A computed fold for a 77-nucleotide RNA from an uncultured Syntrophobacteraceae bacterium, annotated as c-di-GMP-I-GGC riboswitch aptamer.
RNA sequence: CCAGAAAAAGCCAAACCUAUCGCAAGGUGGGGACGGAAAGCCGCGGGUCUUUCCAUUGGACCGCCGGGUUGCCUGGA
Numbered sequence: 001c002c003a004g005a006a007a008a009a010g011c012c013a014a015a016c017c018u019a020u021c022g023c024a025a026g027g028u029g030g031g032g033a034c035g036g037a038a039a040g041c042c043g044c045g046g047g048u049c050u051u052u053c054c055a056u057u058g059g060a061c062c063g064c065c066g067g068g069u070u071g072c073c074u075g076g077a
Stems, first nucleotide, its partner, number of pairs: 001076004011036002016031006034063001040069003044066003047061004
């Protein structure tokens, strides 16, 4: 640097329930596991959603896609 998750040590945690924050999308804590080789991090690009009747502005989603960046194990160069 590339590939992979067979092994081993582990990691994260969908839906749903509950408490709480928020106008909302959603966030956080606890429970819970659908899944994930980065389901670690970053709103940088696209996208979706919300704030609205429309528009502007603000906001949300990194488990929608891409990109950047860091990393465990194994194999190869």
Record summary: Model confidence (mean pLDDT): 84 of 100.